Transfer RNA from a Candidatus Micrarchaeota archaeon, 72 nucleotides, folded computationally. Its mean pLDDT, the model's own confidence on a scale to 100, is 84. Its Rfam family is "tRNA". From the family's description: Transfer RNA (tRNA) molecules are approximately 80 nucleotides in length. By type it is a transfer RNA.
[in-house]
RNA sequence: GCCUCCGUAGCUCAGUAGUAGAGCGGCCGCUUCGUAAGCGGCAGGUCGAGGGUUCGAAUCCCUCCGGGGGCU
Repeated sequence: GCCUCCGUAGCUCAGUAGUAGAGCGGCCGCUUCGUAAGCGGCAGGUCGAGGGUUCGAAUCCCUCCGGGGGCU
C1' cells in the first nucleotide's frame, strides 16, 4: 500500500429500512432473624464521526477515525 471483518448501555452481544433490545452489572423494593440466592421494578444509548439515498437509516452508499485478521 491492497483486501476483509468489527465499532450499538458500565461489560459481553442481538437487532441487516418502520417506536433501540437482552444477559451480566448498578439502584430501589419483596422475600429472610440476617446474608446470599430467588422474584418484581427503575435508571442508563447523539447506535465511532461527517455527508448522501429514502416518506423513513443502527441497517443501504461515500469519505474519515479506531481495532482485529490476511496479502505483498